[in-house]
């Protein structure tokens, strides 16, 4: 130096929690490194700190030690920053509302004449008038009387010796009351209708026109000032949460270095 067979040892580790302490089951972080019985109202041990059963590897890339890196977890702070919940309170800070002979970007309109002024008229109210509409009436037409309207009255009846006369049903005609129609003409009444009509009143609110006059007028996001409401924010108090930073503690994976058996044979 090589080969063979063994032993020590290894076959994950860590954090918090729990525990007198140690480990495990469970939770979390890494990471892939045997199986299995027991186990949070726990299971099993005692500084040699799981108790058992079975299997694989085996003195080195795998074991042990030191240093380093540092995922992640725990503790801590009148630390930084942000958010959530509850309560409070406000006019001075916002938001919000109102007001303003304040300012007003911008837009519209205006010498084909703005704001304004005078005059006139309409719109408003009342009266009358005219019309329209509706209703009624009249006129006209039609119909229309057994008996209680009229005229004419066949037949028949009555008076009379006769001549002749009287009353009068049916029928026909004309009408009264009534019923129906009626474009229109006429009259009466009425009106949530209308005016091209007349008169009176009210009034500058709106509109139109004539004249005078000669440059503004209207709208407007916003700004400013004042007042004020609300409690939405800012503000105060209490509680809670995430992230970051400092200090501290434990610390996986990884990296570097060092160390470490026995026997046999060649």
């Nucleotide at each position: 130096c090589c080969g063979u067979g063994c032993u020590a040892g290894g076959c994950g580790g860590g954090g918090a929690g729990g525990u007198a302490g140690c480990g495990g089951u469970g939770c979390c972080c890494u990471g892939u490194a045997c199986c299995u019985g027991c186990a949070a109202u726990c299971c099993g041990c005692u500084c040699u700190a799981g108790c058992g059963g079975g299997g694989c590897c085996g003195a080195a890339u795998u074991c042990c030690c030191u240093c380093u890196c540092g995922a992640g977890g725990g503790g801590u702070g009148c630390g930084g920053c942000u958010c959530c919940g509850a309560g409070g309170g406000u006019c001075a800070g916002c938001u919000c509302g109102u007001c303003g002979c304040u300012c007003g970007a911008c837009g519209g309109u205006g010498c084909u004449g703005a704001u304004g002024g005078c005059c006139a008229g309409g719109u408003c109210c009342c009266g009358c008038g005219c019309g329209a509409u509706g209703a009624c009436g009249a006129c006209c037409c039609g119909u229309g009387a057994a008996u209680c309207a009229g005229g004419u009255c066949a037949g028949g009846u009555c008076c009379g010796g006769a001549a002749g006369g009287a009353a009068g049903c049916a029928g026909c005609c004309u009408u009264a009351a009534g019923c129906g129609g009626c474009c229109u003409c006429c009259g009466u009444c009425a009106u949530g209708c209308g005016c091209u009509g007349c008169g009176g009143g009210a009034g500058u609110g709106c509109c139109u026109g004539u004249c005078c006059g000669g440059a503004g007028c209207c709208g407007a996001a916003g700004a400013c000032g004042a007042c004020g409401u609300c409690a939405g924010c800012g503000c105060c108090u209490c509680g809670g949460a995430a992230c970051c930073c400092g200090c501290u503690u434990c610390g996986a994976c990884g990296g570097a270095g060092g160390g470490u058996g026995c026997a046999c044979g060649g």
A computed fold for a 266-nucleotide RNA from uncultured Conexibacter sp., annotated as Bacterial large signal recognition particle RNA. Its Rfam family is "Bacterial large signal recognition particle RNA". About the family: The signal recognition particle (SRP) is a universally conserved ribonucleoprotein involved in the co-translational targeting of proteins to membranes. The sequence is in RNAcentral, with records from MGnify. The prediction has a mean pLDDT of 78.